[in-house]
Molecule: transfer RNA
Organism: uncultured Ruminococcus sp.
RNA sequence: GGGGCAUUAGCGCAGUUGGUAGCGCACAACACUGGCAGUGUUGGGGUCAGGGGUUCGAAUCCCCUAUGCUCCA
Numbered sequence: 001g002g003g004g005c006a007u008u009a010g011c012g013c014a015g016u017u018g019g020u021a022g023c024g025c026a027c028a029a030c031a032c033u034g035g036c037a038g039u040g041u042u043g044g045g046g047u048c049a050g051g052g053g054u055u056c057g058a059a060u061c062c063c064c065u066a067u068g069c070u071c072c073a
Base pairs, nucleotide, nucleotide: 001072002071003070004069005068006067007066010025011024012023013022019056027043028042029041030040031039032038049065050064051063052062053061
């Protein structure tokens, strides 16, 4: 220098033929318990890495950039 992959909640990840952004753990409240723990129920938490484009509509398609991993030179 060139190619590929990844980037989504505090952490780990899912989400494809473009149509309300989810799961587990964690966190908070409540219930059970003498209490901790544990279990159950409910709840809070997201500029989907950043910018631009296409579209009625973009996490999803296109372009550029950033970071990490990896391959080639």